The prediction has a mean pLDDT of 82. The RNA shown here (transfer RNA) has 75 nucleotides and comes from a Coriobacteriia bacterium. Its Rfam family is "tRNA". Rfam classes the family as a transfer RNA. The sequence was found in a public genome assembly.
[in-house]
RNA sequence: GCUGGCGUGGCGCAACGGUAGCGCAACUGACUUGUAAUCAGUAGGUUAGGGGUUCAAAUCCCCUCGCCAGCUCCA
Numbered sequence: 001g002c003u004g005g006c007g008u009g010g011c012g013c014a015a016c017g018g019u020a021g022c023g024c025a026a027c028u029g030a031c032u033u034g035u036a037a038u039c040a041g042u043a044g045g046u047u048a049g050g051g052g053u054u055c056a057a058a059u060c061c062c063c064u065c066g067c068c069a070g071c072u073c074c075a
Stems, first nucleotide, its partner, number of pairs: 001071007010024004018055001026042005048064005
């Protein structure tokens, strides 16, 4: 340099055009002498960035950035 995959709450991952969700973590309450565990609830996201298509985009298309893998060239 070329090709492919990936980028989504603090962390690990779903949703592959039609309300952005699950688990863990966090916070609040219940329970307990207390802690842990358990139970109930709450909050947390410009879906890497920009542009386009569409009634509607995390999802499709283009460009850029980052990570991973493969291939190639030079030294």